[in-house]
This is a predicted complex of two RNAs, RNase P RNA and transfer RNA, with 437 nucleotides together.
Its mean pLDDT, the model's own confidence on a scale to 100, is 75.
């Protein structure tokens, strides 16, 4: 010097004219009413006017209803440990395991200590069910293809048939019934039996914790839980169209069906229980009317309608170039009750870690 | 605003315990007939919207996108 990668941050500026939108003052004019109320294609002035995601609407909460919010099932969510922020989801830091690359003490080798570095939707496959195509004997109570053993029978030379036994060996698959050695056997097997794995149960160290590492005892042996499920935590539901308040205006006509105290239906839950309220009702088809205003609603702020448009200069990139400058382009996208977060979209740019690779000392 | 569901040949769909994606119609060939329609036989056609992830293996199952389509206003 700079190439990739990651996190942060910032994401075009400045003047002029002329627009738009929304609140305050004032003046005009106009209805009411008595010095005010309300209105307007009315003038003038003063201020305020998009994001880092305003966007998907994936989560959590304000805020409002529902019975101030009940009880079991279901259903959804979250998952190693510790510590800080946070109201909560979550986010940020360290640590631990396992997996994968690098290194390579040590070994004849296989293999593999130590370090570093990346990465995990990182509870549980020894509660149970389920599934595991094709191939393959067998995919988890194991129907024996070659192979090794036994008996038996034919033959008498190296086979052949029957019955049996066996998962060590070949082979097949993504996976192969725990590796390895020594016993054992006819032959062979966790059959036993040392060492290794692995997780339970006591029981010592060492650490807040998860874990790490010894000792004893009885044990297990294939994979998926983004398959059902278990355990452990947590979650009442329904959204500003919630939801409160006024005004317009109408015929709750007609028809089916249930019900009236022995209960019909309803109180925003999927489902049953409780528990409260209920009758010129209730539910379905079919009509009638209103689709208008305050406030919820924000010093941006609504009728889903405004935050814009020229022009000047200047900043960044591409690009031509007679090196004087010329020409283009300036990204994702835009608020709708608001507040934290998460995902996704972004031209270009600045800082910091790491780092391939080159030059120089 | 709020909320549900859909995407699969050219068109309409189907597709369950995840294991080589079909059907109708459409189009091609070919029979049949003077020809043509219909009718028979055969054939062709697929990024299962798109990415990334679980898994030995995804149209199906998880996460994120894209695109469409529906449903919610108030009064007696």
């Nucleotide at each position: 010097a700079g190439u990739g990668c990651a996190a942060a941050c910032c994401g075009c500026u400045u003047c002029a004219u002329c627009g738009c939108u929304c609140u305050c003052c004032u003046c005009c004019c106009a209805a009411c009413a008595u010095u005010g109320u309300u209105g307007g294609c009315g003038g003038g002035g003063a201020g305020g006017g998009a994001g880092g995601a305003a966007a998907g609407u994936c989560c959590g909460g304000g805020c409002a209803g529902c019975a101030c919010a009940g009880a079991g099932c279901g259903c959804c969510u979250c998952a190693c440990c510790c510590c800080g922020u946070g109201a909560a989801a979550a986010c940020g830091g360290g640590g631990g395991u396992g997996c994968c690359g690098g290194u390579g003490a040590g070994g004849c080798a296989a293999c593999g200590a130590u370090c570093c570095g990346g990465u995990a939707a990182c509870a549980g496959a020894a509660a149970g069910u389920g599934c595991c195509a094709c191939a393959g004997a067998a995919a988890c109570g194991a129907u024996a293809c070659c192979g090794u053993c036994c008996c038996g029978a034919a033959a008498u030379g190296c086979u052949u048939c029957g019955g049996g036994a066996u998962a060590a060996g070949g082979g097949u698959g993504a996976a192969a019934a725990c590796g390895c050695g020594a016993g054992g056997u006819a032959a062979g097997a966790g059959c036993u039996c040392a060492c290794g794995u692995c997780g339970c149960g006591g029981u010592g160290g060492g650490g807040u914790a998860a874990c790490c590492u010894g000792c004893c005892g009885g044990g297990a042996g294939g994979g998926u839980a983004a398959a059902c499920c278990u355990u452990g935590a947590g979650g009442g539901c329904u959204g500003u169209a919630a939801g409160a308040c006024c005004a317009u205006g109408u015929a709750a006509a007609c028809c089916c069906g249930g019900g009236a105290u022995u209960g019909a239906g309803g109180g925003c839950u999927g489902c049953u229980c409780g528990u409260c309220c209920g009758a010129u009702c209730c539910g379905g088809g079919a009509g009638g009317g209103u689709a208008g205003g305050u406030c919820g609603c924000u010093u941006a702020g609504a009728u889903a309608a405004a935050u814009g448009a020229u022009g000047a200069a200047g900043g960044u990139c591409u690009u031509c170039u007679u090196c004087g400058g010329g020409a283009g382009a300036u990204a994702c996208a835009g608020a709708a009750c608001c507040c934290g977060g998460c995902u996704u979209a972004c031209a270009g740019g600045u800082u910091u870690g790491c780092u391939a690779u080159c030059u120089g000392a | 605003g709020g909320g549900g569901c859909g995407u699969u040949a050219g068109c309409u769909c189907a597709g369950u315990u995840g294991g080589u994606a079909g059907a109708g119609c459409a189009u091609c060939u070919g029979a049949c007939u003077u020809u043509u329609a219909a009718u028979c036989a055969g054939g062709u056609g697929g990024u299962c919207g798109c990415g990334c992830g679980u898994u030995c293996g995804a149209g199906c199952c998880g996460c994120g996108c894209a695109c469409g389509c529906c449903c919610c206003a108030c009064c007696a």